Predicted 3D model of a 74-nucleotide RNA (transfer RNA) from a Gemmatimonadota bacterium. It was read from a public genome assembly. Its Rfam family is "tRNA". It is annotated as a transfer RNA. NCBI's taxonomy places the organism under Bacteria, Pseudomonadati, Gemmatimonadota.
């Protein structure tokens, strides 16, 4: 310096233009002889600015971070 790839709840994985879902953790409650078990319900996220478009996590475009090859340099 160039070129590819990732970036969603506290983790991890969905959602391929149309109501952001699901485990697990967390929180409450029930249940038991006890809970680190079993059940029920809560809360909780699309990296950032634009942009197209009735409508964007999606698709464009810069930027911000990760990560990967290649280049340069020694």
């Nucleotide at each position: 310096u160039g070129c590819c790839c990732c970036u969603u709840c506290g983790u991890c994985c969905a959602a391929u233009g149309g109501c952001a879902g699901g485990a697990c953790a967390u929180g409450u409650g029930c249940c038991u002889u006890u809970g680190g078990a079993g059940c029920a319900c809560a809360g909780a996220a699309u990296g950032g600015u634009g942009g197209u478009u009735c409508g964007a996590a999606u698709c464009c475009a810069c930027c911000a971070g990760g990560g990967g090859c290649a280049a340069c340099c020694a």